[in-house]
């Protein structure tokens, strides 16, 4: 001096599903539904392995969350900052 990876911040993109009914009304409740915050699970599927075991997942379950707009939103891209470190 220091890439990749990792973390954080900012910007941009970002799906799905009733604003259905009632009420004291942008909230609460009931029923119905969605899954890409988070969470649970490997029972099925897929991936990591030839198999078993095991693990993980945009797989699954819907606890949570969400179902007009706003907010949020996994993930992707760019920029900046930070930590570690190959060289």
């Nucleotide at each position: 001096u220091g890439a990749u990876c990792c973390c954080g911040u900012g910007c941009g993109g970002g799906a799905g599903a009733g604003u259905c009914u009632g009420g004291a009304c942008a909230c609460c409740a009931g029923c119905g539904c969605c899954g890409a915050a988070g969470g649970g699970g490997c029972a099925a599927u897929u991936c990591c392995u030839c198999c078993c075991c095991g693990g993980a997942a945009c797989c699954u379950c819907u606890c949570a969350g969400g179902c007009a707009c706003c907010c949020g939103g996994a993930c992707c891209g760019c920029a900046c900052g930070g930590a570690c470190c190959a060289g």
A computed fold for an 87-nucleotide RNA from Nocardioides sp., annotated as Glycine riboswitch aptamer. Its mean pLDDT, the model's own confidence on a scale to 100, is 83. The sequence was found by an Rfam model in a public genome assembly. Its Rfam family is "Glycine riboswitch aptamer". Rfam describes the family as follows. This family represents the bacterial glycine riboswitch.